[in-house]
Bacterial RNase P class A from a Bacteroidota bacterium, 393 nucleotides, folded computationally. Of the family's consensus pairs, 98% are formed in the model. Its Rfam family is "Bacterial RNase P class A". Its family is annotated with tRNA processing, dimeric ribonuclease P complex and ribonuclease P activity in the Gene Ontology. By type it is a ribozyme. The gene name in the source record is rnpB.

RNA sequence: AAGUAAGGGCGUCCUGUCGCUAAUCGGUUUACCGAAGGGAGGAAAGUCCGGACAACGCAUAGCGCCGCACUUCCUAACGGGAAGGUCUCGGUUUGGAAACGGAUCGGGAACAGAUAGUGCCACAGAAAGCAAUACCGCCUGUUAGCCUUGCUACCAGGUAAGGGUGAAAUCGUGAGGUAAGAGCUCACGACGGAUGCAGUGAUGUCUCCGUGGGAAAACCUUGCGGGUUGAAAGGCCAUGUAUACGGCUUCUAGGAAACUGGAGGAGGCGGCUCGUCUCCAAUGCCGCGGGUAGGCUGCUAGAGGCCAUCAGUGAUGGUGGUCCCAGAUAAAUGACAGGAACUUCUGCCGCAAGGCAGUUGUACAGAAUCCGGCUUACAGCCCUUGCUUUUAU
Numbered sequence: 001a002a003g004u005a006a007g008g009g010c011g012u013c014c015u016g017u018c019g020c021u022a023a024u025c026g027g028u029u030u031a032c033c034g035a036a037g038g039g040a041g042g043a044a045a046g047u048c049c050g051g052a053c054a055a056c057g058c059a060u061a062g063c064g065c066c067g068c069a070c071u072u073c074c075u076a077a078c079g080g081g082a083a084g085g086u087c088u089c090g091g092u093u094u095g096g097a098a099a100c101g102g103a104u105c106g107g108g109a110a111c112a113g114a115u116a117g118u119g120c121c122a123c124a125g126a127a128a129g130c131a132a133u134a135c136c137g138c139c140u141g142u143u144a145g146c147c148u149u150g151c152u153a154c155c156a157g158g159u160a161a162g163g164g165u166g167a168a169a170u171c172g173u174g175a176g177g178u179a180a181g182a183g184c185u186c187a188c189g190a191c192g193g194a195u196g197c198a199g200u201g202a203u204g205u206c207u208c209c210g211u212g213g214g215a216a217a218a219c220c221u222u223g224c225g226g227g228u229u230g231a232a233a234g235g236c237c238a239u240g241u242a243u244a245c246g247g248c249u250u251c252u253a254g255g256a257a258a259c260u261g262g263a264g265g266a267g268g269c270g271g272c273u274c275g276u277c278u279c280c281a282a283u284g285c286c287g288c289g290g291g292u293a294g295g296c297u298g299c300u301a302g303a304g305g306c307c308a309u310c311a312g313u314g315a316u317g318g319u320g321g322u323c324c325c326a327g328a329u330a331a332a333u334g335a336c337a338g339g340a341a342c343u344u345c346u347g348c349c350g351c352a353a354g355g356c357a358g359u360u361g362u363a364c365a366g367a368a369u370c371c372g373g374c375u376u377a378c379a380g381c382c383c384u385u386g387c388u389u390u391u392a393u
Base pairs, nucleotide, nucleotide: 001389002388003387004386005385006384007383008382009381010380012340013339014338015337016336017335018334020039021038024035025034026033027032041364045375046374048373049372050371051370052369053230054229055228056227061273062272063271065226066225067224068223069222070084071083072082073081074080085111086109087108088107089106090105091104092103093102094101095100112221113220117219118218120214121213135163136162137159138158139157140156141155143153144152145151146150171189172188173187174186175185176184190211191210192209193208194207196205197204198203234297235296236295237294245287246286247285248284250263251262252261253260254259264280265279266278267277268276269275304323305322306321307320308319309318310317311316341362342361345358346357347356348355349354
């Protein structure tokens, strides 16, 4: 210098003319004029999570269903964030005979459980789970033959060190030992378990015991959590109509009646059960049908922004000060002109940084109750950390 991985920031500005619109003030008097002056994002998108808020009268338990899953902390909460742990993938460096590790930098994890159970691991291979087996091979013995230090063939026994297959094959490397071997023995490691010690904890580590796997992004088990709907939620006012029409619906005890209780029926509360509430000759439920669709509110002062300071590794929190920064309703937030900024390319000047002239381009995109996250889109520019290549010293 070029490329690349991860994380983060910006993503337009000024002036003039004309135009739109919320709130405030003044004039005017039914809809206009004037003043000053606010007006679309980092994602407003997706509607994927979590909430605030509202309604379902209030509210419980179980099952089903759904979500999450290493530890601690942050937050109103979250499937989010911060820091750490374990495993893993790379770079640099380093200990060791080897196996296998240490340090450091950057990335990833859909990170609970395989000793609750069921199932799966194709093909290849002798063999892929209460492990068993022996394809090639190695060793010993009998018999037979032959080219008789021995070799070959059959059978019996021993074996899993060497080779082969595979993602994975009696934990690995090395030494000893053995007829040949094997944790058979020893040293060093890996994995699993137990106690002690350190740590808030995940975990780490000393010592001892033991030794065939993988995968739950298979079914499943364990632990924690979850009421539903959603601003077209809701509330108020005005206008108008239809408590219309048809259908369904009981019994019983007390009581003079009103009424009260029990059983039963209809309905509300997410899917079911329980439970609970309302009604039962009804203004309930089912069916059919009529009227209205206008106005106001919800609607933006907040889990708010900015600055300073304190605590903390950090996310973030405390304290103090300051500010009000869109509220439209068929949906305003714009158009034109000039200039600036950044940028592509070319030329010139300059040691370089950079400057001048011309030229190219300025992306994704548009609030609708609000807030915190996640995901996706994005011309171009900038910053931080790492890696690869090249060049110079």